[in-house]
Context: one part of a larger RNA
Molecule: large-subunit ribosomal RNA, domain IV
Organism: Bacteroidota bacterium
């Protein structure tokens, strides 16, 4: 000096990004328990009081009643919850970044779209086969959405996905043309009778193209948004002023509803206003001008529930004003 541990006058978060770290509470009985609540909870809320010895009485025992004793102190040590309030986020319980993240992620029950009639859809596999399943739409796969309540608006123009098929376009083949066609055929010749010359031609192959035929797909035509995704702009008006319930005008597939709303979202911004402080870029209710909230990329509340984030508050206390001291032990310095 470090490390682990004890104590500390007053004060008591004045530390500090944060009460990080310690303190503090902590048993056992007995009273007592509020907002809210989904009526089960919340709760061990909160608060309050009792705990040793000794004698007597009831009492099998616990215990309880009456007397009395001591000591700052009786769960006498040692083990043994800190507590309220508000808000955000997720309903719980659970589940992960093994060895820097336990979280508001991710799962969930619920919920809602879709495909799938069993030789099922889907996956695995070159096939065989398998798994789906020794299951059969109250089932099985994929997506999204995440308890519960109250709800989920409008827009199919574009993508995508379902369904139509009358036109349009539109491969490959198929028909079509013309070369080739040895051997084999056919017809004329020549011929030493072995053959061998033009010509003609069927498979085949190879090649040609305005034009004939040619599926699906696209064009087209109708659903479809708990599919992917989108929800305007100018400009006037009311008998102070102000603001527009109202007109008027372009645009568009339709122009953002219900709720919320300086938010885990808000640039300007520490917005304004009230709360809470002696003072509060933070937190809490409100306003609403929403840069650049919004309805299962779910909106809005919500009991209970969290090693969660934020904000207060009692309690506490070497976190601090400020720093002392003491025990262990490690290295180092000095002797």
């Nucleotide at each position: 000096u470090c490390a682990u541990g004890g104590c500390u006058a007053a004060g008591g978060a004045a530390c500090u990004a944060g009460g990080c770290a310690a303190a503090a509470u902590c048993g056992a009985c007995c009273u007592g328990u509020a907002a809210c609540u989904u009526a089960g909870g919340g709760a061990g809320a909160a608060a309050g009081g009792u705990c040793u010895c000794c004698c007597g009485a009831u009492g099998c025992a616990a215990a309880u009643c009456g007397g009395g004793a001591c000591g700052c102190a009786g769960u006498u040590a040692a083990a043994a919850g800190g507590c309220c309030c508000a808000g955000g986020c997720g309903a719980c319980u659970g589940u992960u970044u093994a060895a820097c993240a336990a979280a508001a992620a991710c799962a969930c029950a619920g919920g809602a779209c879709u495909c799938u009639g069993c030789a099922a859809a889907u996956u695995c596999g070159a096939a065989a086969g398998a798994a789906g399943a020794a299951g059969u739409a109250u089932a099985g796969g994929g997506u999204c959405u995440g308890a519960c309540a109250c709800c989920u608006g409008c827009c199919c123009g574009g993508u995508g996905c379902c369904g139509g098929a009358a036109g349009g376009u539109u491969a490959a083949g198929a028909g079509g043309g013309g070369a080739u066609g040895u051997c084999a055929u056919c017809a004329c010749g020549c011929u030493u009778c072995g053959g061998u010359g033009u010509g003609a031609g069927a498979a085949g192959c190879a090649u040609u193209g305005a034009a004939u035929u040619g599926a699906a797909g696209c064009c087209c035509c109708g659903g479809u948004a708990a599919a992917c995704g989108g929800c305007g702009g100018c400009c006037g008006u009311a008998a102070c002023u102000a603001u527009a319930a109202c007109g008027g005008u372009c645009c568009u597939a339709a122009g953002g509803u219900a709720g919320c709303g300086a938010a885990a979202u808000u640039c300007c911004u520490u917005g304004u206003c009230g709360g809470g402080u002696a003072a509060g870029u933070u937190c809490c209710g409100a306003c609403c001008u929403g840069c650049a909230c919004g309805a299962a990329u779910g909106g809005u509340g919500u009991a209970a529930c969290g090693a969660u984030c934020u904000g207060g508050g009692c309690a506490c206390u070497g976190u601090c004003u400020c720093g002392g001291c003491c025990a262990u032990g490690a290295g180092c310095u000095c002797g």